[in-house]
RNA sequence: GCCCCCAGACCGCCGAAUCUCCUCAGGCGAGGAGAGCGGGGGACCCAAGGCCGCAGGGGCGAAUCGCUUCACGCGUAGCGCACUCUUUCGCGCGAGCCCGUCAGCUAACCCCGUAAGCCCAGAAAGAGAAGUC
Numbered sequence: 001g002c003c004c005c006c007a008g009a010c011c012g013c014c015g016a017a018u019c020u021c022c023u024c025a026g027g028c029g030a031g032g033a034g035a036g037c038g039g040g041g042g043a044c045c046c047a048a049g050g051c052c053g054c055a056g057g058g059g060c061g062a063a064u065c066g067c068u069u070c071a072c073g074c075g076u077a078g079c080g081c082a083c084u085c086u087u088u089c090g091c092g093c094g095a096g097c098c099c100g101u102c103a104g105c106u107a108a109c110c111c112c113g114u115a116a117g118c119c120c121a122g123a124a125a126g127a128g129a130a131g132u133c
Base pairs, nucleotide, nucleotide: 008133009132010131012118013117018035019034020033021032022031023030024029036114037113038112039111040110041109046104056102057099058098059097060096065075066074067073068071078093079092080091081090083128084127085126086125087124088123089122
C1' cells in the first nucleotide's frame, strides 16, 4: 500500500419539487433552455345511458367520512416519524388551494409544476445495503 472479515458511529425530515447549461445580478437571487421527477387534458374498445327530485361538476393533496355537549370537541378512511424492509409498541397529521358549468377510461398528441415549511428529531427486535470514519 492492497484485499477480506468483525464491531461501533455517521447517513437530515416532509414533498414531484432535484441536477446541468446560458444570461443578468453579485446578499443565498431573477429570467430562460434541457434532463430527471410529478400532475392534467386527450380516440377506438370498454364503461355510462331511462324517470323524478335537488342543483352543479371536476382537479392537486394522506387530509375522507361520521357524531353532538358546537368545543383550538370526539372519533374515522388514509398518511408521516431520520439508510431500507418486516413486526411490536409509542408519537403526530387527518389541512388548504385550484378550474369555472366543463373533462369516465384512453394510444398518438397537447398542456402544466419542479415549491413552501421544518430541526435533537420515536424506540426495540430481526434481516439487508452503498459510502465515510
This is a predicted structure of a 133-nucleotide RNA (c-di-AMP riboswitch aptamer (ydaO/yuaA leader)) from an Actinomycetota bacterium. Its mean pLDDT, the model's own confidence on a scale to 100, is 79. The organism belongs to Actinomycetota, within Bacteria. Rfam family: c-di-AMP riboswitch aptamer (ydaO/yuaA leader). Gene Ontology terms of the family: cyclic-di-AMP binding and regulation of gene expression. It was read from a public genome assembly, where an Rfam model found it.